[in-house]
RNA sequence: AACUGAAAUCUAGCGCCAGAACUUUCCUAGUUUAGUUUCGGAAAGUUGACGAGGGAGUGGUUUAUCGAAACGUUCGGCGGAUACCACUCGGAUGCCAUAUUCGAUAGGAAGUUACAAAAUCUGAAGGCGACUUCAGCGACAAAAUACUUUCAAAUGGCUAG
Numbered sequence: 001a002a003c004u005g006a007a008a009u010c011u012a013g014c015g016c017c018a019g020a021a022c023u024u025u026c027c028u029a030g031u032u033u034a035g036u037u038u039c040g041g042a043a044a045g046u047u048g049a050c051g052a053g054g055g056a057g058u059g060g061u062u063u064a065u066c067g068a069a070a071c072g073u074u075c076g077g078c079g080g081a082u083a084c085c086a087c088u089c090g091g092a093u094g095c096c097a098u099a100u101u102c103g104a105u106a107g108g109a110a111g112u113u114a115c116a117a118a119a120u121c122u123g124a125a126g127g128c129g130a131c132u133u134c135a136g137c138g139a140c141a142a143a144a145u146a147c148u149u150u151c152a153a154a155u156g157g158c159u160a161g
Stems, first nucleotide, its partner, number of pairs: 014079004019075001020047008029038001050067003056088006089103004094158005107151006121136006
């Protein structure tokens, strides 16, 4: 240093790269005094989502919330994922069952309000390079589990006053 095994921690804009773009080296053809450059090919690389938010259990399904940004690749593809659906369990009316609706912050709706990181700028380190990593200054969101208002709480049965 590599491989194998075990344990712990962290991570869902999470992980990966065959398309694409870009970089380096080499080769071929053309041009050319030479060089440069251009097309094509091979090998090796680089890029490929900035945070906020989201988890009862089992199963199923796939284009699964919100904004920021240089809006050109944060493109395209694959896998996964707390989304969605069904059932079970649980919460919401004095109690039970059903219905409705939600998920231990556990009924709906409307309004008000709060908070971020990347980026930008400055600097350092690594690499031939495309690029990568770290640090510092200092901001700016939306959806909100926050606050206010409002609406619903039925059907059947039971109990208390």
A computed fold for a 161-nucleotide RNA from a Limnochordia bacterium, annotated as glmS glucosamine-6-phosphate activated ribozyme aptamer. The prediction has a mean pLDDT of 77. Its Rfam family is "glmS glucosamine-6-phosphate activated ribozyme aptamer". It is annotated as a riboswitch. Rfam links the family to the GO terms regulation of gene expression and catalytic activity.